[in-house]
RNA sequence: GGGGAAUUAGCUCAGCUGGCUAGAGCAUCUGCCUUGCACGCAGAGGGUCGUCGGUUCGACUCCGACAUUCUCCA
Numbered sequence: 001g002g003g004g005a006a007u008u009a010g011c012u013c014a015g016c017u018g019g020c021u022a023g024a025g026c027a028u029c030u031g032c033c034u035u036g037c038a039c040g041c042a043g044a045g046g047g048u049c050g051u052c053g054g055u056u057c058g059a060c061u062c063c064g065a066c067a068u069u070c071u072c073c074a
Stems, first nucleotide, its partner, number of pairs: 001073007010026004019057001028044005050066005
């Protein structure tokens, strides 16, 4: 320098053919339980879906550029 992949909650990841309020596990917080802790049970908080632009009635989803990370070739 060129090709490919990824980017969604604090972490790890789903999200189908574009359409209802964007989800799970773990973690965090609160309550219950316990002499207390852990485990368990119930609930809650937490999101610029990397950024900008385009297409569309409508975009996490399609298209382009850029950024970051990983990987392959040289």